[in-house]
Context: one part of a larger RNA
Molecule: large-subunit ribosomal RNA, domain IV
Organism: Pseudovibrio axinellae
């Protein structure tokens, strides 16, 4: 000097990315206990108070014919200790955002998460020898089910809602129309042969499905504009003008797990705050089942703040024990 552990004067996160580590804290009782809420919760909230031993008193349980014998609780009154949950076992707590409804699942051996599931919403196929899948086929799963059933695919608990665009591209419908394949069909016409004939080529004419067409459908893939004036300070523009568009983002939410400019402006909190919370809309480049906003309860998630507690730290020190070094 490593490594594992015990201790620490005064201070108490100044340490750090970050209280990471360690330290409080822990158990039974009694007493209390907020906000918010889906009335269940939240809750062991928080935050206090008691605990040992002896006596009397008053009272239960259990055994027992009794006599009692074991064990409890409740009061008062005493005792002893540095220390009564005397060891060991044994929650830190409180505010607050963000995502995720929730228990759960997962990178065996760097990720446990916000990521997968989930109930529960939808959309769409499947009419039963089902759709679908697996196999070359027998043949099997589904399902010894039958549309409250089974496949697929989205979305994710609840609670208010899910706007507008079918022009694209997909899906599905259309007895008409074009286009269009073998094949049918033969006008013709070529070889050949004296000829019958045989071989070839072929026009018009007919001829699926797909494509075009027409129409539906966005909880299907997907998309939701621009300029220029305009109000009796200024600013702003309910208003008008215009060009494009399929249609030009509606509720609600917004510097946000999304804001580049940006440490945006106020406003909280601190002595000082790029983090944080609450506004504001100038959303480079939020938006509604590739769901939008809310959300009580849960979370070894997150973000920031307080208490209490500490060797994290200021600033280090000594002790145990085990290496490491030196001798042997």
């Nucleotide at each position: 000097c490593u490594g594992u552990g015990c201790u620490g004067a005064a201070g108490g996160a100044a340490c750090u990315c970050g209280g990471c580590a360690a330290a409080u804290u822990g158990c039974u009782c009694c007493c209390g206990u907020a906000a918010g809420u889906u009335c269940g919760c939240g809750a062991g909230a928080a935050g206090g108070g008691a605990g040992c031993c002896c006596a009397a008193u008053a009272u239960g349980a259990a055994g027992g014919c009794a006599a009692c014998u074991u064990u409890g609780u409740a009061u008062u009154g005493g005792g002893g200790g540095c220390a009564c949950a005397g060891a060991a076992u044994a929650g830190g707590g409180g505010g607050u955002u963000g995502c995720g409804a929730c228990u759960g699942u997962u990178u065996a051996u760097c990720a446990a998460a916000a990521a997968c599931a989930c109930a529960g919403g939808g959309c769409u196929c499947u009419g039963c020898g089902a759709a679908g899948c697996c196999g070359c086929a027998a043949g099997g799963c589904g399902a010894c089910g039958u549309a409250u059933a089974g496949g697929g695919u989205c979305u994710g608990a609840c609670g208010c809602c899910u706007g507008c665009c079918c022009g694209g591209u997909g899906c599905u419908g259309g007895a008409a129309g074009g286009u269009u394949a073998a094949g049918a069909g033969g006008a013709g016409u070529u070889g050949u042969g004296c000829a019958a004939g045989c071989a070839g080529c072929g026009a018009a004419u007919u001829g699926a499905a797909g494509c075009c067409c027409c129409a539906g459908u966005a909880a299907a893939c997907g998309g939701c504009g621009g300029c220029c004036g305009u109000a009796a300070c200024u600013a702003u523009a309910a208003c008008g003008g215009u060009c494009c568009u399929a249609a030009g983002g509606u509720a609600g939410c917004g510097a946000a797990a999304u804001u580049c400019c940006u440490u945006g402006u106020c406003g909280g909190g601190u002595a000082a705050g790029u983090u944080c919370c609450g506004a504001c809309c100038u959303g480079c480049a939020c938006g509604a089942a590739u769901g939008g906003c809310g959300u009580a309860a849960c979370g070894a998630c997150u973000u920031c703040c307080c208490c209490g507690c500490u060797g994290u730290c200021u600033c280090c020190a000594g002790c145990a024990c085990a290496g490491a070094c030196u001798c042997a």